The RNA shown here (transfer RNA) has 77 nucleotides and comes from Pokkaliibacter plantistimulans.

């Protein structure tokens, strides 16, 4: 340099033949329970879906470029 995959909440991930409000588990906060802690139950906060541009009435989802991470690989020396 080339090819492939991945990028969504603090962490691990789901969600793609475009359309109703972007979700789960763990973690955080509050409350209940307890003499107290843990466990458990309930409630709650947290995201412009890697960045940017495009297609479309409408994009996490389709297309281009770029960035990051991982893997494979060629040439020269």
């Nucleotide at each position: 340099g080339g090819c492939u995959a991945u990028g969504u909440a603090g962490c691990u991930c789901a969600g793609u033949a475009g359309g109703u409000u972007a979700g789960a588990g763990c973690g955080g906060a509050g409350c209940a329970u307890u003499c107290a802690u843990a466990a458990u139950g309930c409630u709650u906060a947290g995201g412009u879906c890697g960045u940017u541009g495009g297609u479309u009435c409408g994009a996490a989802u389709c297309c281009g470029a770029c960035c990051a991470u991982a893997g494979c690989u060629a040439c020269c020396a």
The coordinates come from a structure-prediction model, not an experiment, and the mean pLDDT is 81.
Taxonomically the source falls in Pokkaliibacter (Bacteria, Pseudomonadati, Gammaproteobacteria, Balneatrichaceae).
The RNAcentral record of the sequence draws on ENA and MGnify.